Overview: The prediction has a mean pLDDT of 81. Small-subunit ribosomal RNA, 3' major domain from Casuarina glauca, 476 nucleotides, folded computationally. It matches the Rfam family "Bacterial small subunit ribosomal RNA". Taxonomically the source falls in Casuarina (Eukaryota, Streptophyta, Mesangiospermae, rosids).
Context: one part of a larger RNA
Formats: sequence, structure tokens, C1' cells
RNA sequence: UGAUCGGGCCCUACACAAGUGGUGGAACGUGUGGUUUAACUCGAUGCAAAGCAAAAAAACUUACUAAGGCUUGACAUGCCACAAAUCCUUUUAAAAAAGAAGGGUGCCUUUAGGAACGUGGACACAAGUGGUGCAUGGUUGUUGUCAGCUCGUGCCUUGAGGUGUUAGGUUAAGUCCCACAAUGAGUGCAACCCUUGCGUUUAGUUGCCACCAUUGAGUUUGGAACCCUAAGUAGAUUGUCAAUGAUAAGCUGGAGGAAGGUGAGGAUAACAUCAAGUCAUCAUGCCCUUUAUGCCUUGGGUGACACACGUGCUACAAUGGCUAGGACAAAGGGUCGUGAUCCUGUGAGGGUGAGCUAACCCCAAAAACCUGUCCUCAAUUUGGAUUGUGGGCUGUAACUUGCUUACGUGAAGCUAAAAUCGGUAGUUAUCACUAGUCAUCCAUACAACGGUGAAUUUGUUUUCGAGCCUUGUACA
Repeated sequence: UGAUCGGGCCCUACACAAGUGGUGGAACGUGUGGUUUAACUCGAUGCAAAGCAAAAAAACUUACUAAGGCUUGACAUGCCACAAAUCCUUUUAAAAAAGAAGGGUGCCUUUAGGAACGUGGACACAAGUGGUGCAUGGUUGUUGUCAGCUCGUGCCUUGAGGUGUUAGGUUAAGUCCCACAAUGAGUGCAACCCUUGCGUUUAGUUGCCACCAUUGAGUUUGGAACCCUAAGUAGAUUGUCAAUGAUAAGCUGGAGGAAGGUGAGGAUAACAUCAAGUCAUCAUGCCCUUUAUGCCUUGGGUGACACACGUGCUACAAUGGCUAGGACAAAGGGUCGUGAUCCUGUGAGGGUGAGCUAACCCCAAAAACCUGUCCUCAAUUUGGAUUGUGGGCUGUAACUUGCUUACGUGAAGCUAAAAUCGGUAGUUAUCACUAGUCAUCCAUACAACGGUGAAUUUGUUUUCGAGCCUUGUACA
């Protein structure tokens, strides 16, 4: 000087406390371990692996496995020869592929040939999701959005080093003030960026409707006020007042204001740490395979199931369930698409095919909620697992292994031990809607979007994590 934690001082954080909803018990979904298997491909493993990579495993994907095939190869460059390529028909085979028959020809040109494509041949080579993330680049996680990490010159020390960066205040902050052998600077912090909250200017179509008429309907005439859309602009800076403070930085309260002290949310992540993750995104050194560890195909597998763990969904009911009627969103997507209307079916669907390349048309019905009826505390009109039969859709194909519909069946579960997790406000909780992936879909996932809308924190004794100073240490 660091490291460490036995202690001390100060400080901070949903760390605890306070309050609230969960997990842990049940069934099911999903991921992992284990076991099994011809194969159950591979990676990720405390926090920081386990609805993770995977924003979609029936084939493909696919890397695994069985069987059948190929060996200059599915792909690239170079050489030689033949022939345009493409296309159409047919036999065998599970397919890949193998064999056979016939037809016809383009582009450029100096009529030699050339370009592209195809077939055959020889060799250089191709190829590898083979190994090593402890050889690497790139990229990502984590401590942590924690407030730190350093440098120039000077000064101090024999030196490693120290000082600055410490002390006194203050802050979300090494934020700022002040003192000081320091004085300056860089990188982080903050601000600049995006969204949102108020006003205003401009613009009014596909959006809007106060006035004017008008209709079943902002439908049409009309309007540019409002709403909204999307460009610009203004606005918040402790600016102002009071108290406090060292006349400072600041802190506390008030006024005005849509908003007040970082307004709220996001993006943004210093020096370093964990030989952290990734050679299976990609790139790449070295090693390895080369009639196979490469390539093609069909079927199977990644979906197995005594069990253990993680993460979710649905519940156990009356603040509820069923049923009839009624109301109110935001944000998205759409031409290989979205699909209105009408007809049909108990229903999933089917038929028809208007409009829309979208503020125009469509998906689209929001649901919790409100009003009325029934149920009356039961394993029930709770709960829906499991399972039988008959349908529907996607797709070449639904047995392994899809989703969905109708009727029947009606399991466990009556609020959960030890333990443990989330979040401080438009948050938790609860309710539906949408996108991506996508032929379909195992989505209860993930990402966004709005509706309804709480309780509690007077604090720091204790637990865990972090920071500054200090003391100790047989550590470096």
C1' cells in the first nucleotide's frame, strides 16, 4: 500500500421494521437434475443456471439415433473434355437415388471462340454444430446507476509510497461550500437524448362537431372553435418570501404554478472483479477427422418417467358461481394478408367474398364493472384434472406428438409446517386486449398496452448487501 473482518464511528438500500399479496401443501403447464433409452443432440449450475439460449421441435428445423446411399463431394476457386441450361413424359425404390426413351433452342461475336448453366474426369482442396471460452477477438452477465477510479506539475519520504481524494458542513452523487503543501486536469455523477404531464403557434384529412341546416348514423351541406393528430415554441432555474445555517454550500416551511426542488419513467453502466458465460450467432490460433467426426434420404428421438428442485397457471368459493340485459379503453397487426355482410350448423366451423396497401376498411367481442333472476355453505349450480364417443381446422402427413368443439365422465383441493419472495403510487393487487415467432400450435411463456385501484413506512435495535474513516491481524 492492499486484502481481510474481531471491533469502533458515520452513512445508505423494500436490507429490516410497518403494511400487503404470493411461493412452500393440491391438480396441471413448463424448465432442470436423476433414471431410462438405439437416441432421449448440445450449452447454461449459488446470488449472477433452471418459461434460460429457444420471438414457436409432427416432416423441415436437427446438431442425436437406426437403416439405405455418396466420396472433388450439398457449397467455393483453378484445369481438361463434352454438351446450352431450363423444361416435359415414364420404370424401379421407403426416399435419396439409379436406369431408359424422345423433342427443341437462346445471349455476345472477329465465326476462331467467349459468358452463364449442366454432365464427366484428375488433383490441389472443399467440408466439420469435432476439441480447447484455461490460447483468443467480439459480445454479455455480475458487484452496480454503487460513487468511485486516476493523471500532470509541485511538496514530503532512504524506499515501497504519501499528499491532492483528508478535516468541518452538505448532497441522490469525489454534489457543492469552506479549511488545508498543494495547485490543476481526465474519466465516472449531473446535464445534453426519448416518452409522459400544462399552455401556445402552424396545419385541418381519412380525425373532430360548439354554432347553422340535416340523417337511421358527423350521414351530408357547412365549420376550424373543441377533441385529436405531429412539427415548432414556451415552461422549473431553489427564480421568489420567511426561518435556519459560518454572511457559504445547503436544509425546512409558504406563495404563485399544470408541474417544485433529480416533476415521473426510460435509454445511458467509470477503473476493475469473478482464468464468470459464449469456439453451437459470427470470426479465429493450435489440435483432430478426410470412402468419414464430411454430405444426402426415410423413419424414430429431442415429448420417455419411481422420483427431487425451480418457475408459472387454475383453484379451494357467497367480496362467490350460473344466467339475461346494459356501458366504458389504450396500444398494435393486415395484400402469399385482413376478412365485413348474408346463408348454414347446438358449436368449433363451412359457404359467399363487400371494403381496405389502412387516423378511411377489417381483426374487434374489451373484461373486470352495473342492473335483475336462481343457488344458501354442501366436496355443492365449488373445482376442473382424468377419461369415453361423435365432429371441426391447419398441413403431403396429426399413431408416437397438434389445436379446437359438442355431449357424457367429474380426481385432488375446504387457504397450506419449517422456511422463503415481490413491490413505496397510478405502485402492489386484480381485469381483459394486442404483437412477435407462426401453415397449424402444445402461450398458462415472453414483450407491450390500457381499465379498476389499495395498505403501510413516527424509524435504524437487530438480519443481509454496499460505501467512507479508523483500530487490530501470525496474510500478500